This is a predicted complex of two RNAs, RNase P RNA and transfer RNA, with 444 nucleotides together. The coordinates come from a structure-prediction model, not an experiment, and the mean pLDDT is 80. It holds a member of the Rfam family "Bacterial RNase P class A".
Formats: sequence, structure tokens, C1' cells
RNA sequence: GAAGCUGGCCGGGCAGUCGCUGUGCAAUUCGCUUGUGCAGAGGAAAGUCCGGGCUCCGCAGAGCAGGAUGCCGGCUAACGGCCGGACGCCGCGAGGCGAUGGAAAGUGGCACAGAAAACAGACUGCCAACGUUUCAGAAAUGAAACCGGCGAUGGUGAAAAGGUGGGGUAAGAGCCCACCGCGCCUGUGGUAACACAGUCGGCACGCCAAACCCCAUCCGGAGCAAGACCAAAUAGGGAAGCCAUAGCGCGGCUCGUGCUGCUUCCGGGUAGGUCGCUUGAGCCAUCAGGUAACUGCUGGCCCAGAUGAAUGACUGCCAGGCUGCCGAAAGGUAACUCACAGAACCCGGCUUACAGGCCAGCUUCAACU
RNA sequence: GCAGGCAUAGCUCAACGGGGAGAGCGCGACGUUGCCAGCGUCGAGACGUGAGUUCGAGGCUCACUGGCUGCCCCA
Repeated sequence: GAAGCUGGCCGGGCAGUCGCUGUGCAAUUCGCUUGUGCAGAGGAAAGUCCGGGCUCCGCAGAGCAGGAUGCCGGCUAACGGCCGGACGCCGCGAGGCGAUGGAAAGUGGCACAGAAAACAGACUGCCAACGUUUCAGAAAUGAAACCGGCGAUGGUGAAAAGGUGGGGUAAGAGCCCACCGCGCCUGUGGUAACACAGUCGGCACGCCAAACCCCAUCCGGAGCAAGACCAAAUAGGGAAGCCAUAGCGCGGCUCGUGCUGCUUCCGGGUAGGUCGCUUGAGCCAUCAGGUAACUGCUGGCCCAGAUGAAUGACUGCCAGGCUGCCGAAAGGUAACUCACAGAACCCGGCUUACAGGCCAGCUUCAACU
Repeated sequence: GCAGGCAUAGCUCAACGGGGAGAGCGCGACGUUGCCAGCGUCGAGACGUGAGUUCGAGGCUCACUGGCUGCCCCA
């Protein structure tokens, strides 16, 4: 210098004018009117995919069903999140990716092609040793057929029943041997996942569980339109269905428990206010523990609360980007442009979108010293 | 704001436990007719998008997109 990898951060700034929401103070003709001070969107506020707080369902109970998760250990209020490790795959590497328990509990599937798809099988093939028969031959032997032996070759397929090499054989084959792979057992290391070593087995165990299922762990339901209070209006009216072995609270069922009507449709009414509401697993800094996620002590800070829903618009200067022009270059100048998106009870995550820019660490290659 | 379910041809719907994507109406061409309708024959046309699992995905899993329904009082 080029090409990359990982982690973190920012995501326009300043000034002026006019507005919006909340709030402190003051004024007031008492009209949430006016003046003034202060505060006023995000890294994702988004998708609503997980988890928790909070509130109600009498208690939040038991069993079944159902759902979710799924290597091991840790963190946490909790998690499907995060951190560390193991294993597998990819990359020269820094590193990245992985729904990664069980297929020797059971059921099931593997279309088409192919001979055969999980109790293996015989299309193309190889053999004729052994047994029988026939032919040739004096015989040795040779040829053919039957009975058979074989799972090596070809081809099909996503997948063909351990792989490579050698021996062996009539031809072959874990039939035998060496190495590799696989599996059982034992030992060692490790909290564990797992790794390593040894003995044994000749292979018994193909793939699919994001197929049913089994195993382990977790889960009661609903959601701030929860819920509480005040105020206003209308018709506790009509129809259908189920009604005590029932229905509802109890949002899958049963038990248990409480109540006696319940569900749907038609019809009618309101379209208001207050609380919940923002001080919280909160933010910042020092120190300490831990590899880390994270935790603890101390000190400091208060940082949006709207409800047809505020957080904006314009102008000027500066900074950034791109293009054109001038210039050898440094640079100058003109026009244009500046993302994704916007709180709605609150937090911890994940995922998705995002113009442009900054910082740190590391890897590979090339050149020079 | 919250919750639930949905997406297959222009429209309405199928398809099975994962293995050649179909029907009716509509559309186009041809034939039948003097012409039209009708009828007959033939044809075009789709699994919302992108990843993953699998030998193989319209169906399974995840993410995204689009559209639909429900919510107060009489109660």
C1' cells in the first nucleotide's frame, strides 16, 4: 500500500424568526387566557417474535391434553437472550456458520429411475473346484448342460449394506492381514459436553424426528381498549338456541370450588373527565470480584408523557457527500443532495430497515528498511 | 394500541401424512349459424416474497410483505 475479519460509536452543528406539548412562577376580565423560565423521540421508538414486571380473573390449586425449548457449564427477575467451552462444516488466515438430545423403545416414509431401497437383491455378469449326466480321448484331461457357488464389475439413484492396498480363491467375499473409519468395554484428564490411550469385535448400527413419537426442562388465562373512580345517555325491549346429567366465573377437558341463568343476533345509547402514567431489574463515574456475560460498594444525576394524538417550519453560516468546471498537484468554485424511520403502561432481548462517516484490535499478500 | 386467523389462475374454491398443480365461471382461437346466443374442440394463465430442513417443499420451520376480523355501555 492492497484485500479482508471482528468489536464499538456517531448518524449533522450554531444563530435568528414564527409555532406545538408538558410543567414551575407571576398576572388575570377566571376563558385549561396571557407573559416568562425550564424540558421535549430512536438506534432501531418498527415487526409484535420471545421473556419479565404490573393489573384483573375468589385462591393461582391437582391431573390429562396442548405448546415451547433441546451439545455442556455459567449469567440473569426471566428468556428461544448473552458469555465461555466442546463437536461438526467452511475459509490460506484473522474468523464465520450450526433447531447440535434419542433412529440398538416403537410406528412410518424413502417418489421417479433401477435387478434390488432396509428381513437385501441377481438385469448385465464372473466361476465350473465339489456332485450328476452327455460328448471327445487309450488315459491324463478338455468341452457342454443341470444342480449350484458369488456379491467383485457395469449401469440406476440423493442414498446400493464399511474404505484403500495386499493375500487368498474355481470365481469371489472381513474369508484373512495392514492402515483408516465405526462400535462395546476399561483406564486417564476434565464439573460436564468431550478428548486421549488400550483391549476386544470383524461391521452387527443406511437416511429422515423443521414425520408421528420417546426422554429431559419450563409454561394457569387475559391484556393499560388491563383495571379503579366520577359524570352522561338509553329500552334490563324482541327473536333463536342451551338449560340442573345444564350453564357461567374458569378463555381445551376433568376434579375441586363459587354462583343461577348463559350464548348469539336484532335493537338502543354515549363518543366526556381523573387516576393507572412514568423513579426505574434507571443512567453516569471511581473502585473491587470474575477469562467473560455479569455482580457488588460508594458518590452524583432526574432524562418526553401526548390522547385525532405535541416534539415542527423557514432563513443564514459552517461541516459532510456526489457531479461539473479550473488546476501538474495541494486546493478553489457552482449547482444539487443529506438515510431508515417516528414514543403511546414499562423494562430485558431477538429480528428486520438504514444515505453517509469515525475509532480500535487482528489476518493475508506485495514492496522497502 | 392489543389480539386472532388468512394468502393457490382475472374471480370463487380444491389437492395429500412432503413425491406428476386441478375444477367451475371468466379470457383467446377455431368449428357449427345467413348473423348472434348457445354448444363442441383446443389453448394461455397461478402456489405472496426470501432463506432454511430434506434427495425432493404449495403443505414443515423462520423472517418479511399484503389484506381481513374483533375490542365501550344497556350486559